Context: one part of a larger RNA
């Protein structure tokens, strides 16, 4: 000098930030991911019209319109948000490569959207179960599912050439065979659907270099190292399998052990360097512990599924339910860290043609001197140098222009009035907030620490190696500027001092 700090004493205001560093301990409760009726068949409600029955104001049926929506279906739940347990690794950083790759939504280009089929949830009914939920039978729709047609610049296998490179090879021209597609909705404006090319974005993989401590860790390794063939993947590869060979790494530190998320950066320092990796941003990893796959453009998926373990809860004992390292909040741990708040007004995200819905992302408010910055607690005059305090050589000195007193001012405060920007037409949680005007009245607002030297600041009394102080040197045993108190003084100031950590 710095801090995500804590502790002691003290504490007026505002702005901007920051706030579980410990138990990746356990969680009550609420909320944090939905949306689309312009994909679909139903169900229900309301209104209108028509019809029937009559008990003349009701019931039933049909049609239309509007609305709500459990279910099927689509898109999104792989983003956003959290945490740092693991990881010494191509994890991260940086620079390259993929002639070894994928990419929903988006942009762009070309072409297409023909004709059929079989189911199933909802629903009805029956049954089982305490529940969670499940089963049977029957009916039905679609942008759900499945054939068929069409088909190339796609894919696979060929044929004949050409060009190029980076080793395997790549690109391209002509041509043959085979294979593969679609879905409709509507307010008639559009929005969709299928195939293919290009782009953008995102992702995957490979490599060079860099990336903590220990040798009181010296040898490690059998899918191990390489090859052949096959499998698998979007894709290369011992990634996996079979066979063959016996390799591979290591004193330029392998292996083992310990520690640790990495970086942009932060702190310090003249720099070199050292230390750290909170907030913000990028990457990675994880989601009660371990394992697994499914769906999907994308996951081996925090608020999805299955299995196993521990724990908690319900149970009719047969069986079930759960996962805050999301936002609040609770217990616990701890020196220590906040509200079970408001709003989608803005920015951004998901769905939707849209209206709009959802959004604890976010924007705000609340709490905390936790930090930084700013402001205030009054200003000017005022000597009989008042009183009081302390001290004294008893003359005085000092507190001290300090106070009183006089004249002002009103930041802040309180009260009243006005009142935004943030929002392109509308829409403001913040908020009657910021800010402005007026009124009142010095009114509401100062402490902490030190005073032996280092180190700015001294006397008196008490104590008497006691009580105590102390960062180091050291003070204290009868005149202690070093302990305690008082007066005075120094420093900083809404803070001051101590402790801890780093430079």
């Nucleotide at each position: 000098g710095a801090c995500g700090a804590a502790c002691g004493c003290u504490g007026g205001c505002g702005g901007c930030g920051u706030g579980c560093c410990u138990a990746a301990c356990a969680c009550c409760u609420g909320c944090a991911a939905g949306u689309c009726g312009a994909a679909c068949g139903g169900a229900c409600u309301u209104u209108u019209g028509g019809g029937a029955g009559c008990u003349u104001g009701c019931u039933c049926c049909c049609a239309a319109a509007a609305g709500u929506u459990a279910g099927u279906g689509g898109c999104g739940g792989a983003c956003g948000g959290g945490u740092g347990a693991g990881u010494a690794a191509c994890g991260c950083g940086u620079g390259a490569g993929c002639a070894a790759u994928c990419u929903g939504c988006c942009c762009u280009u070309u072409g297409g959207u023909g004709g059929g089929g079989a189911a199933u949830a909802a629903c009805a009914u029956c049954g089982g179960g305490a529940a969670a939920c499940c089963g049977g039978u029957g009916c039905u729709a679609a942008u759900a599912c499945c054939g068929c047609a069409u088909a190339a610049c796609a894919u696979a296998c060929g044929a004949u050439g050409a060009a190029g490179g980076c080793a395997u090879c790549u690109u391209u021209a002509u041509u043959g065979u085979a294979u593969c597609a679609a879905a409709g909705a509507u307010u008639u404006a559009u929005c969709g659907c299928c195939a293919a090319g290009g782009g953008a974005u995102g992702a995957g993989c490979u490599c060079g270099c860099g990336u903590c401590c220990g040798a009181u860790u010296a040898g490690a390794u059998a899918g191990u190292u390489g090859g052949u063939a096959g499998g698998g993947u979007a894709a290369u590869g011992g990634c996996c399998u079979a066979c063959c060979a016996a390799g591979u790494c290591a004193g330029c530190g392998a292996u083992c052990g310990g520690u640790a998320g990495c970086c942009g950066g932060a702190c310090u320092g003249a720099g070199a360097g050292g230390u750290c990796g909170a907030u913000c941003g990028g990457c990675c990893a994880c989601a009660u512990u371990g394992g697994g796959a499914c769906u999907g453009a994308g996951a081996c998926a925090c608020g999805g599924c299955c299995c196993a373990g521990a724990c908690u809860c319900c149970u009719a004992c047969g069986g079930g339910a759960g996962g805050c390292a999301g936002c609040a909040g609770u217990g616990g741990g701890g020196a220590a860290u906040a509200u079970u708040g408001g709003g989608c007004a803005a920015u951004g995200g998901g769905g939707g043609c849209a209206a709009c819905c959802c959004u604890g992302a976010c924007c705000c408010a609340g709490c905390a001197a936790c930090g930084c910055c700013g402001c205030g607690u009054g200003a000017a005059g005022g000597a009989a140098g008042a009183a009081g305090g302390c001290u004294u050589u008893c003359g005085g000195g000092u507190u001290g222009u300090a106070a009183a007193c006089u004249u002002c001012u009103u930041u802040u405060a309180u009260a009243a009035g006005g009142g935004a920007a943030g929002a392109u037409a509308a829409u403001g949680a913040c908020g009657g907030u910021a800010c402005c005007u007026u009124a009142u009245g010095a009114a509401u607002a100062a402490g902490c620490u030190c005073c032996g030297g280092c180190u700015a600041a001294c006397u008196a009394c008490g104590u008497g190696c006691c009580a105590g102080c102390a960062g180091c040197c050291g003070c204290g045993g009868u005149a202690a500027u070093a302990c305690g108190u008082a007066g005075g003084g120094g420093g900083c100031g809404a803070g001051c001092g101590u402790u801890g950590u780093c430079c």

About this RNA: A computed fold for a 503-nucleotide part of an RNA from an uncultured bacterium, annotated as small-subunit ribosomal RNA, 5' domain. The coordinates come from a structure-prediction model, not an experiment, and the mean pLDDT is 84. Its Rfam family is "Bacterial small subunit ribosomal RNA".